A computed fold for a 1482-nucleotide RNA from a metagenome, annotated as small-subunit ribosomal RNA.
Its mean pLDDT, the model's own confidence on a scale to 100, is 83.
[in-house]
RNA sequence: AGAGUUUGAUCCUGGCUCAGAAUGAACGUUGGCGGCGUGGAUUAGGCAUGCAAGUCGCGCGAUAGUCCAGCAAUGGAUGAAAGCGGCGAAAGGGAGAGUAAUACAUAGGUACCAACCCUUGGGUCUGGGAUAGCGGCGGGAAACUGCCGGUAAUACCAGAUGAUGUUUCCGAACCAAAGGUGUGAUUCCGCCCUUGGACGGGCCUAUGUCCUAUUAGCUAGUUGGUAAGGUAAUGGCUUACCAAGGCUGAGAUGGGUACGGGGUGUGAGAGCAUGCCCCCGCUCACUGGGACUGAGACACUGCCCAGACACCUACGGGUGGCUGCAGUCGAGAAUCUUCGGCAAUGGACGAAAGCCUGACCGAGCGACGCCGCGUGUGGGAUGAAGGCCUUCGGGUUGUAAACCACUGUCAGAGGGGCGGAAAUGGCUAGGAGUUAUCUUCUAGUCUUGACCUACCCUCAGAGGAAGGACGGGCUAAGUACGUGCCAGCAGCCGCGGUAAUACGUACCGUCCGAACGUUAUUCGGAAUUAUUGGGCUUACAGGGUGCGUAGGCGGCUCAGAAAGUCAGGUGUGAAAUCCCACAGCAUAACUGUGGAACUGCGCUUGAAACUGCUGGGCUUGAGGGAGAUAGAGGUAAGCGGAACUGAUGGUGGAGCGGUGAAAUGCGUUGAUAUCAUCAGGAACACCUGUGGCGAAAGCGGCUUACUGGGUCUCUUCUGACGCUGAGGCACGAAAGCUAGGGUAGCGAACGGGAUUAGAUACCCCGGUAGUCCUAGCCGUAAACGAUGAGUACUAGAUCGGGGAACCCUCCACAGUUUCCCGGUCGUAGCGAAAGUGUUAAGUACUCCGCCUGGGGAGUAUGGUCGCAAGGCUGAAACUCAAAGGAAUUGACGGGGGCUCACACAAGCGGUGGAGGAUGUGGCUUAAUUCGAGGCUACGCGAAGAACCUUAUCCUAGUCUUGACAUGCUUAGGAACCCUUCUGAAAGGAAGGGGUGCCCGCAAGGGAGCCUUUGCACAGGUGCUGCAUGGCUGUCGUCAGCUCGUGUCGUGAGAUGUCAGGUUAAGUCCUUUAACGAGCGAAACCCUUGUCUCUAGUUGCCAGCGAGUCAUGUCGGGGACUCUAGAGAGACUGCCGGUGUUAAACCGGAGGAAGGUGGGGAUGACGUCAAGUCCUCAUGGCCUUUAUGACUAGGGCUGCACACGUCCUACAAUGGCACACACAAAGGGAAGCAAACUCGCAAGAGCCAGCAAAUCCCAGAAAAUGUGCCUCAGUUCGGAUUGCAGGCUGCAACUCGCCUGCAUGAAGCUGGAAUCGCUAGUAAUCGCGGGUCAGCAUACCGCGGUGAAUGUGUUCCUGAGCCUUGUACACACCGCCCGUCAAGCCACGAAAGUGGGGGGCAUCCGAAGUCGCCGAGCUAACCCGCAAGGGAAGCAAGCGCCGAAGGUGAACUCCGCGAUUGGGACUAAGUCGUAACAAGGUA
Repeated sequence: AGAGUUUGAUCCUGGCUCAGAAUGAACGUUGGCGGCGUGGAUUAGGCAUGCAAGUCGCGCGAUAGUCCAGCAAUGGAUGAAAGCGGCGAAAGGGAGAGUAAUACAUAGGUACCAACCCUUGGGUCUGGGAUAGCGGCGGGAAACUGCCGGUAAUACCAGAUGAUGUUUCCGAACCAAAGGUGUGAUUCCGCCCUUGGACGGGCCUAUGUCCUAUUAGCUAGUUGGUAAGGUAAUGGCUUACCAAGGCUGAGAUGGGUACGGGGUGUGAGAGCAUGCCCCCGCUCACUGGGACUGAGACACUGCCCAGACACCUACGGGUGGCUGCAGUCGAGAAUCUUCGGCAAUGGACGAAAGCCUGACCGAGCGACGCCGCGUGUGGGAUGAAGGCCUUCGGGUUGUAAACCACUGUCAGAGGGGCGGAAAUGGCUAGGAGUUAUCUUCUAGUCUUGACCUACCCUCAGAGGAAGGACGGGCUAAGUACGUGCCAGCAGCCGCGGUAAUACGUACCGUCCGAACGUUAUUCGGAAUUAUUGGGCUUACAGGGUGCGUAGGCGGCUCAGAAAGUCAGGUGUGAAAUCCCACAGCAUAACUGUGGAACUGCGCUUGAAACUGCUGGGCUUGAGGGAGAUAGAGGUAAGCGGAACUGAUGGUGGAGCGGUGAAAUGCGUUGAUAUCAUCAGGAACACCUGUGGCGAAAGCGGCUUACUGGGUCUCUUCUGACGCUGAGGCACGAAAGCUAGGGUAGCGAACGGGAUUAGAUACCCCGGUAGUCCUAGCCGUAAACGAUGAGUACUAGAUCGGGGAACCCUCCACAGUUUCCCGGUCGUAGCGAAAGUGUUAAGUACUCCGCCUGGGGAGUAUGGUCGCAAGGCUGAAACUCAAAGGAAUUGACGGGGGCUCACACAAGCGGUGGAGGAUGUGGCUUAAUUCGAGGCUACGCGAAGAACCUUAUCCUAGUCUUGACAUGCUUAGGAACCCUUCUGAAAGGAAGGGGUGCCCGCAAGGGAGCCUUUGCACAGGUGCUGCAUGGCUGUCGUCAGCUCGUGUCGUGAGAUGUCAGGUUAAGUCCUUUAACGAGCGAAACCCUUGUCUCUAGUUGCCAGCGAGUCAUGUCGGGGACUCUAGAGAGACUGCCGGUGUUAAACCGGAGGAAGGUGGGGAUGACGUCAAGUCCUCAUGGCCUUUAUGACUAGGGCUGCACACGUCCUACAAUGGCACACACAAAGGGAAGCAAACUCGCAAGAGCCAGCAAAUCCCAGAAAAUGUGCCUCAGUUCGGAUUGCAGGCUGCAACUCGCCUGCAUGAAGCUGGAAUCGCUAGUAAUCGCGGGUCAGCAUACCGCGGUGAAUGUGUUCCUGAGCCUUGUACACACCGCCCGUCAAGCCACGAAAGUGGGGGGCAUCCGAAGUCGCCGAGCUAACCCGCAAGGGAAGCAAGCGCCGAAGGUGAACUCCGCGAUUGGGACUAAGUCGUAACAAGGUA
């Protein structure tokens, strides 16, 4: 620091996702040790049990017990528990429910308090009466409690003394006390009054402190004053009276959520999130209320009352409060021991010893976190075995192991041991404080460890100690097998449908490591809320427009003060944390010390540039004035002509109208057309213009009246008066609404006619509301420049509108300059690009509005406005990984332009109808083997199925190392040949003959072959052409397809390859940011057409000769034809014209041939997952007594039917018969076969010749001549069938071909539709070949005869180039919308129903404070001899307030709810085809 993901690719916008760090975590797998931390986040849910606050006998009285004395009574010493009293119990410890301000943080303030502590100055006198404990008698189950008697105090009370205290009207008035210890107290410990302080608190002020406006108004003690009360103290804190205030858009009030801070996590920071442990503050203590005591509480382990819950009970009544430490139940994904000790630190009490202390210190449990250590080290290659992979060679695991040598950390066992311990205290001795029981110092000695143990020594032995996740990309790391859209994975993109680096397993690898992953959450990346640091023409986003309130911002200049601002000083910003340095644990984590920092707030001193404030001035901003001026600016009234419709009358006489074509409609009751007159309503042609005006909406005949704004000139006045503008107010097209008018035309709805599969549409005929006017409402539009308003600055060119000035002697035109308005092009710049560009989307400033992924949705709900329609405001659940902008390349278009092609047209001949042949589909079958399927399958693979071919085709019979290949192995035999039985054959069974070659004396061995046993393997026309190679078809012989360098563009890409010409052609030329090049085109090649040369057999024969009935038959010849070699020839070369000077085109000459002469071969980049695993090759899979192999028979030929391709015909341009002429190209030895003979013929017999320019096939046919037929189902046509034959072949039944005779079907030129062909072509005629034993209407070739038409591109089809639109890119056979039907999910409405919350009103009213009363009760003081009275107080009673509770009417939130509504999602449902192309009605 970035990366993945929208696209065919690109740039952008934009969301989603990932890599990082973190956690009081949880879960999964695994788990050796130690240190330091940390651990109930959920139910502030309920709690058994134990402990968590006591202490003081030096405040007080008495006692049990113990000891001593005593016979005992008793006395003395000591003295627990309990009680009175003092102090403490308000701290410490826990929790975060409530609380959005009675809180917290920071900075200030004071009208106050303050036990214990320190400090100042004083005091501590004289008396008194009770009461617990205790004793006695009772009540009660218990808790507890009553009466009588008597007792003490540092308990209580009275008096005295009082100021430096309090009050004060300045006269005065008022207020204290306690003693103890000790032989001994002014001295030690206390007590009282008082001063100051410290610590701690109370109260007040300012600032800061979450979300929500779908909460906009709140408030009666409310705000203030006066008086009084109350408090420690200010204050409506409380009460009475008076006034009517107070808070609020800088968010009051209400609702939701939440303890706040230091800090913590993250981040570069700014921020964002958070508040566990630790520290500070607050609040709470079963829930609610209340006071008492006290220095302090309205009190966690105190009291009273009410309530809920739980426990005990003798049923009468009582008791309790773990949010202390442990522990338990419950709920939960989830959070520990009912441990040890006061040794240390701290606290309470005490004079002290001491006692108490679940504070605390320690230990235990948990990998919960951070940190550290270990699981060994070195050597060791025959690179062992095993595993995995393999191209079978090997590679890898891997120096890893084994093995050898060594070490001893940790853990284990045994022993030792520093430290945490310092003080206090006791005792002894000495010193100081005048004396002292007190304080302090020095020395010695004694005493205190719950828990932990560093460290050291010894022992044994590599022994006890490694896993987790991941390996498609992001992201480090891959192979094999299994699986087969299954099982599964997945953070995002996405993997899996038979070769998965993505699932599962194995091996290997990568990353971390006592951990590793997952999940959840926070920050980051995210500049994805943008202060730092974003945007708004088209991606989300400018308000429809103006006026204007608050607010924000604001021209030049002088002076002042100093709020902001800046600088210095100072106070504070607790500690801890963070950072730096050093230090202590071996290191680290951890801890200590010091520093820095805490970016903040306050006080103070100063500065005065800028902002603000105050005062003075200025004129350029703004406004006023004067003079001109343009205009569909607005409102009202009046007037006008054209057109239209209607009415009346005239003319006229059959149609009009309307459409793609029609029909509905109108018309003989006279339409349409035409003329005249009248009436009505609406709109204003031409002028009219990227002209004008207005804020926008908008404004168009003419005239008048009233009226708003603008511009120019003069520079006369005011003197910043300005800009923007949340709320607010006004205006605001069309449609719509209300009321009343009006209604010619047009015209939603509606009716009819068409179109159509349908047509609730498009088209046509009608037609209501409406459109018009008046008054009112609505308040929205693609209200658009999709561009808010204002100001300033930043190249120009040009056009239009409105002014002014200058120049020219004047006027006019022209020109120049200048101000305002409206356009076009364009520089820089900007922009993702398109584009924009002084009318900015540039550069800046000010103010307002708005945006933050798509869908859900501008929906629901609430509020508000409206008569309604509806408007404004405006979510969420859920769902997707995109949605989108601009541009690029293609493809496509019922877009455009140009061009080409037998594409059409013009022609000729066909197919489609008939019969037959053949292929295909379908049907049938035991089987009818398989493949090919628009063009580009269908006389195709198949250049030829009777058996064979032939196949997992069928039936049946057989073989199993096999029909075929190689190797090893067992046994035997040369090889080989023959015979028999069985059988349909294959096969099976049996028998016989035969013995070779090499080495060796022999025995025997070897080579080769055959049989046999077993093993490797063979075999497969089995599957996958969507795993492949090769080959092929098609677009298409169409003219295209690309590259290098350069240039342009952010880029995909473009340019070149476009444009103008031209061509068959991206062929060539010219121009040109392109210049060149390649694959194609062309050429080179073959063939054919002319000529020349060479050569002359098997070909040829002119001339010479010979011969024959005749024939190059023979001698010869090379002239000719021909053969087959080499050359020539044609290049727009020449002439004329056109054209740009060019390329080229047109015409002509010459020429055998003329503009690529004709034909062929030749097929660019690519497309169709096109075809072929059944030509061949090949990966993978499957099969192995079968899917292999053999055999026999059958099938591939099956026939209601459909289609393709052909043959033959339908006849007279013909048929038949006779006569007769002329080819080319081929084939031939398992062959072609002459002649001759036989047969009507097919053919047969016999055989010459020929491996071929020699011989044979071989007769060409149409043509030509003559004759007959005379338009008919025929002398056309030949199907079908019968009989008789021939040929091939082992064999013609299924199932061949041919011949003869006989038979003589359909068919008389073929519907819709469709095919081929542009010249030696179509058409027509025959010939040959391959395949092949035989079988050709097919296929491949050959020649003969030999036309017609067109010279065009409107249309159909296909193709090429350019351009345009696009929401397509699997590319229009594309994409895609809505209803309905099905499943599922969340949400809204809903009669109602259940619950929660905070208020209001009212009733009842506990405890308790306060007040009144107090006839009952009462020790202290007073009067009194006493009785008694008084003072003071208590109980009881009453009153105000008052919790819980009851009732009532509203508000608000949540849940459920028959039914209902739309929405989201879901491979293959239904109906249409709305959108994207002019999407077929933009």